[in-house]
Predicted 3D model of a 116-nucleotide RNA (SAM riboswitch aptamer (S box leader)) from Crocinitomix sp. Of the family's consensus pairs, 94% are formed in the model. Lineage of the source: Bacteria > Flavobacteriia > Flavobacteriales > Crocinitomicaceae > Crocinitomix. It matches the Rfam family "SAM riboswitch aptamer (S box leader)". About the family: The SAM riboswitch is found upstream of a number of genes which code for proteins involved in methionine or cysteine biosynthesis in Gram-positive bacteria.

RNA sequence: CACUUAUAAAGAAAGGUGGAGGGACCGGCCCGACGAAACCUUGGCAACCUACCAGUCAUUGACUGACAAGGUGCCAAUUCCUGCCUUAAUUCAAUAGAAUUAGAGCGAUAUAAGCG
Numbered sequence: 001c002a003c004u005u006a007u008a009a010a011g012a013a014a015g016g017u018g019g020a021g022g023g024a025c026c027g028g029c030c031c032g033a034c035g036a037a038a039c040c041u042u043g044g045c046a047a048c049c050u051a052c053c054a055g056u057c058a059u060u061g062a063c064u065g066a067c068a069a070g071g072u073g074c075c076a077a078u079u080c081c082u083g084c085c086u087u088a089a090u091u092c093a094a095u096a097g098a099a100u101u102a103g104a105g106c107g108a109u110a111u112a113a114g115c116g
Base pairs, nucleotide, nucleotide: 001116003114004113005112006111007110008109013042014041015040016039017038021031022030023029025083027081028080043075044074045073048071049070050069053065054064055063056062057061079108084105086103087102088101089100090099091098092097
């Protein structure tokens, strides 16, 4: 990097170095000299995987629960909103259509696990 599966409305920040960007991308809207990115230290959240423990079953296993030791991840805003398609309501226009609000689906992205 490709593919598969699962999840994405909850949760969790201080200090140091640094010195202007950051929130994937698009359009918005935000964050940032009261200090962005990145790196380091410490702390925390969560429970995807492993280990351990308990239970159930159709028992080489699967599922459920618990735990938080190990491997990841994460700690502004719903994945910040949005994009493609579509449903409903309302408004404008009354031929086509447009806008707003609420929702469904698809995609994209992120993370985990597996696989090539």